The part of an RNA shown here (large-subunit ribosomal RNA, domain VI) has 265 nucleotides and comes from a metagenome. The full RNA is in RNAcentral, with records from SILVA. Its Rfam family is "Bacterial large subunit ribosomal RNA".
[in-house]
Context: one part of a larger RNA
Formats: sequence, structure tokens, C1' cells
RNA sequence: CGUACGAAACUUGAAGGGGUUCAACUUUAGUACGAGAGGAUUUAGUUGGACGUAGCUCUGGUGUACCAGUUGUCGCGCUAGCGGCACGGCUGGAUAGCUAACUACGGAAAAGAUAAACGCUGAAAGCAUCUAAGCGUGAAGCUCUCCCUGAGAUGAGGUUUCGUUUCCCAAUUUGGGAUGAAGUCCCCUGGAAGACGACCAGGUUGAUAGGCCAGAUGUGUAAGCAUGGUAACAUGUUCAGCUAACUGGUACUAACGGACAAACG
Repeated sequence: CGUACGAAACUUGAAGGGGUUCAACUUUAGUACGAGAGGAUUUAGUUGGACGUAGCUCUGGUGUACCAGUUGUCGCGCUAGCGGCACGGCUGGAUAGCUAACUACGGAAAAGAUAAACGCUGAAAGCAUCUAAGCGUGAAGCUCUCCCUGAGAUGAGGUUUCGUUUCCCAAUUUGGGAUGAAGUCCCCUGGAAGACGACCAGGUUGAUAGGCCAGAUGUGUAAGCAUGGUAACAUGUUCAGCUAACUGGUACUAACGGACAAACG
């Protein structure tokens, strides 16, 4: 821009893409077959590999914004307590998120038309013959079935809902301008969304982010004081103190402000 009023939502499915995998074991059965050695077709079931999709409950990894321990040195006048630097100094753990080695699921079944092949009926050719007319069975393959995209499918589809106001100029009009509906956009607060656009949640009639409050989680018993000990240190106060991304609440802070937009050909 188009889809012949402007919008919002839900859809149909032309067409396209993906997937449709492999093995072992048990049973049928040591059966059929075979002199024996050996050894099935088939049926029913189980497990696993690789691959794929989704997820973080479990098992782990990471987690340089969390907690603790600790070495050297420097600083805060000193002690105590902290902070800087040394690969995050080193070490032990670890929330959210992300993640695989973790967890869950998938390939199936069914249908149709067939290939090779096997048939029925059956002449030409009194017989025979699956074929010439006619009718069947039959594959990981084909069309479907399963998943994804999908009406720019210009053949532009369908359904539902919302809105189609009031004026001015020209006046022959479907011409020009203004106002601005439903709604949308810019802008702003953000996101388990994201390269950027986009998408999603919100914008005071508000819990969108931050802060604050409460909780969860993690770490592991803070500082100060008291007691005991010559002291290192221990014990009590104290399952304390601190705590990122998590959960709930709360307008304290920031979501200010602006634009576009309707009956045509």
C1' cells in the first nucleotide's frame, strides 16, 4: 500500500515444512523344518540406544550483586570492629535465572489407492490362462492420520462485537478544511519477550518497576556485653545476625505529556 466504511477479537485451511528411527530380551518354541548339527516365519509383551520437543520438581553444574572461614599487607589515630588490594586473594556452601549428565513425553494405531507378487471369474483359442471386459489381497514407499506455519490464498475467505458525530468553504459532485467516535500509535514504567523492530503486562478508575513491610530461601549462631581461663579461646545472650534475582502486601517514588483516526470507487 492492497484486501472498497473505520476498528478489535476468534477462526476456516489453499499451500508449505517437520516427524514417521534402530536394536536386544521374554513368549509362541527348542515348536514347524531337518538324519543330525542347527533352527525359524508368525503372535503377544518388555527394555534400551540414538534423535526430537518441553521443563527445572528431583540429581548436579554455574551463580565475579548472598553468607561464613581464613593468609599477607595497607588504611580508618590506637584496641576492638570494618574496608581496599592480592586470579572473586584463597577456601566451604548457595537463592533466582540459565543449563544437562537430570525429569516428562514422542515415533504408534487406523483408513484409502497402489508397486513387485499372489489370486477369483473369464474369453479371444469348446481346453487352458490373474486380463482382454470385470473383481480382490498386498509395502518402512504415495495420499491421509500426528505436529508447526499459514487469507499478499491479489481467488486477499468466514464469524462475533464496537463505532459511524458536529460544522465551515466551494457548491455540480464521490472536492477542500475543521472537530474528533470505536480504536490505535508516539511517549513513559517494566518483562520468565527480545540483536533492533516485534510480542506481553501496565500507565493514577494504577501493584508496571523501584523503595518499604512481612515471609521464603541461603549461610550457620553477628556485633556489643557478661562469665570462665595466665592466654589462645570457650560459653551465655543466640536456630542468632545478615540475606541478590523468589512470594505476598503497601501508592512512599516514577508511569508526565502528545498525536492519528470513519461510507469510498